[in-house]
């Protein structure tokens, strides 16, 4: 240079157009003499940008970034 895939909470992955879950992480409070364990409850996210629809994380177009394959 081309082609193909991917980018979702501070991490790892789910999510087939109708306002996004889950584990971990954090923080509060219970238990515990204290600590770890366990227990309930909160906070934390869709790469940007632009089209399509009534409505986009989802569907098309760019473009960054990553990984792979080619030459």
């Nucleotide at each position: 240079g081309c082609a193909u895939u991917g980018u979702u909470g501070g991490u790892u992955c789910a999510g087939u157009g109708g306002u996004a879950g889950a584990a971990u992480u954090u923080u509060u409070g219970c238990u515990u003499u204290c600590u770890a364990u366990g227990c309930a409850g909160g906070a934390g996210a869709c790469c940007u940008g632009g089209g399509u629809u009534c409505g986009a994380u989802u569907c098309c177009c760019a473009g960054c970034c990553a990984a792979u394959g080619u030459a």